RNA sequence: UGACGACAAGGGCAAAACCGGUGAAAGCUGGUGACGCAAAGCCAUGGGUCUAAAACCAUCCGCAGUAUGGUCAUGAUCGCCAGGCCGUCGAA
Numbered sequence: 001u002g003a004c005g006a007c008a009a010g011g012g013c014a015a016a017a018c019c020g021g022u023g024a025a026a027g028c029u030g031g032u033g034a035c036g037c038a039a040a041g042c043c044a045u046g047g048g049u050c051u052a053a054a055a056c057c058a059u060c061c062g063c064a065g066u067a068u069g070g071u072c073a074u075g076a077u078c079g080c081c082a083g084g085c086c087g088u089c090g091a092a
Stems, first nucleotide, its partner, number of pairs: 004090002012037002017032006035079001041085003045082003048077003055071005
């Protein structure tokens, strides 16, 4: 230095739920909280998944709706997987 990951040490993060904010939604965010996590630190690069405002198509209607359904990511998810970058400790 790399690999590896302990009934080790110092610690770290924070699921669901609730309340507030934000967003069309998925979701994000602040507080409380702790399911868990050796990267549950960061990056949307590949794949997967979620949402569908706008757009397009169809239907109802027929005065044409802020209606219904479908397609679709430029939106989201890194605590879905892979990859990249940075990082604490040092038993076997």

Annotation
This is a predicted structure of a 92-nucleotide RNA (c-di-GMP-I riboswitch aptamer) from a Chloroflexota bacterium. The coordinates come from a structure-prediction model, not an experiment, and the mean pLDDT is 86. Of the family's consensus pairs, 100% are formed in the model.